A computed fold for a 328-nucleotide RNA from a soil metagenome, annotated as Bacterial RNase P class A. The coordinates come from a structure-prediction model, not an experiment, and the mean pLDDT is 77.
[in-house]
RNA sequence: AGGCCAGGCAGCCGCGGGCCGCGCGAGCGGCUCGAGGAAAGUCCGGACACCGCAGAGCAGGGUGCUGGCUAACGGCCAGCGGGGGAAACCCCAGGGAAAGUGCCACAGAAACGACACAGCCGUCGCCUUGGCGGCGGCAACGGUGAAAAGGUGCGGUAAGAGCGCACCAGCGGUCUGGUGACAGGCCGGCUGGGUAAACCCCACCCGGUGCAAGGCCGAAUCGGGGCGUCACGGGUUGCUCGCCCAGCCCCAGGUAGGCCGCAUGAGGCGCCCGGCGACGGGCGUCCCAGAUGGAUGGCUGCCCACGACAGAAUCCGGCUUACGGCCU
Numbered sequence: 001a002g003g004c005c006a007g008g009c010a011g012c013c014g015c016g017g018g019c020c021g022c023g024c025g026a027g028c029g030g031c032u033c034g035a036g037g038a039a040a041g042u043c044c045g046g047a048c049a050c051c052g053c054a055g056a057g058c059a060g061g062g063u064g065c066u067g068g069c070u071a072a073c074g075g076c077c078a079g080c081g082g083g084g085g086a087a088a089c090c091c092c093a094g095g096g097a098a099a100g101u102g103c104c105a106c107a108g109a110a111a112c113g114a115c116a117c118a119g120c121c122g123u124c125g126c127c128u129u130g131g132c133g134g135c136g137g138c139a140a141c142g143g144u145g146a147a148a149a150g151g152u153g154c155g156g157u158a159a160g161a162g163c164g165c166a167c168c169a170g171c172g173g174u175c176u177g178g179u180g181a182c183a184g185g186c187c188g189g190c191u192g193g194g195u196a197a198a199c200c201c202c203a204c205c206c207g208g209u210g211c212a213a214g215g216c217c218g219a220a221u222c223g224g225g226g227c228g229u230c231a232c233g234g235g236u237u238g239c240u241c242g243c244c245c246a247g248c249c250c251c252a253g254g255u256a257g258g259c260c261g262c263a264u265g266a267g268g269c270g271c272c273c274g275g276c277g278a279c280g281g282g283c284g285u286c287c288c289a290g291a292u293g294g295a296u297g298g299c300u301g302c303c304c305a306c307g308a309c310a311g312a313a314u315c316c317g318g319c320u321u322a323c324g325g326c327c328u
Stems, first nucleotide, its partner, number of pairs: 001328005007303007015034008036309001040320002043318005048210004060206005065079005080094001081092004095201002100199002102195003117142001119138009150168006169191001171188007214260004223251005233245004267286008304307001
């Protein structure tokens, strides 16, 4: 770095889901299925749902070498460049610093169109060998620093300097190879600090909220409407009608509660084909948790290497973290 396992077998008892049978029902019986590689963190990306939305832009956020894969991604694959390693192999937010702004601690003379501290050389003056001072030239050598205006060597020079030359680094042009990042060759003048996980610029992407999403059914109470009788109610009244109430029926609302969403899916396994690979296609086969006080446990026996981290809650693809062992 890659792959695999997640104590095993047998018996008994128990728990949750589905199907079948029996039973009016409560329930009983049988068959079958029943956590993970991370179910975890909730860090990315999507599906799905509701809300918003003509289109475009601004703001804000994210990503950042190239080509590809994918539903999508900040993921993966194959490359390029750089770095590390003896090697297998590993790591890298890896666009832009001649658009502008900012910053560069300490040390140091000087941290950017900068600088001359210690020095070197020429010349002049002064004093006693030797030194000091003025003027001019220089940046090789010493020292500071993470970084000092290309590096090494030869020539050259008063001393020096890409001043000249060779090689190397960088820049520009051109040719060749490559889809591309880029690599190699040739030519040129010799070259102008770093920092963008600093603001910023450029390119691309991004609407918000999340299954307590959301949908369906729906008591009781309250509200609205109708009847209020076949003579069977109460109040008002001497009686009838009327009115009010009880009672019955209907409606709206959507609380309590119930159901759906909810498990057949970007699905698993096997074979074949395409591709270096991620992955894609075809055929066959399998159904593999689904709760809502929330199900996986216990006992016994045998064996061994004596069993770590850890428990689903809408689903899926990743990343990260935790952790026992085996193989190559």
Its Rfam family is "Bacterial RNase P class A". Rfam classes the family as a ribozyme. Gene Ontology terms of the family: ribonuclease P activity, dimeric ribonuclease P complex and tRNA processing. RNAcentral holds the sequence, with entries from MGnify.